[in-house]
RNA sequence: GGCUGCCUCACGGGGUGCCUUUGGGCUGAGACGGAUCACUGGGAUCCGAACCCGUCGAACCUGAUGCGGUUCAGACCGCCGUAGGGAUGAGGCGCCUGCGGUGG
Numbered sequence: 001g002g003c004u005g006c007c008u009c010a011c012g013g014g015g016u017g018c019c020u021u022u023g024g025g026c027u028g029a030g031a032c033g034g035a036u037c038a039c040u041g042g043g044a045u046c047c048g049a050a051c052c053c054g055u056c057g058a059a060c061c062u063g064a065u066g067c068g069g070u071u072c073a074g075a076c077c078g079c080c081g082u083a084g085g086g087a088u089g090a091g092g093c094g095c096c097u098g099c100g101g102u103g104g
Stems, first nucleotide, its partner, number of pairs: 001096003005093006011054004017026003032048006060085003066079004
């Protein structure tokens, strides 16, 4: 100097769905808790927790109430998709390599 394999810290980004007999059940890393507003719709916003992700970026958003298969419906498989967006710095370990010094 490089690789970016692993770890740590700080910071940041993100979603919270479906079914239901309301008891619960399903998928998932994650479907949790609280407050406020609305007022019968079972919703919206905010805060916190856990979890995931941070440019080597399908975490997540848009297109999209998308298309085909499948399912009670989410989920799942394929397409869309080489689409358009999307949140990073520091340090340590490891590996490779260059230069210099010293000794033989």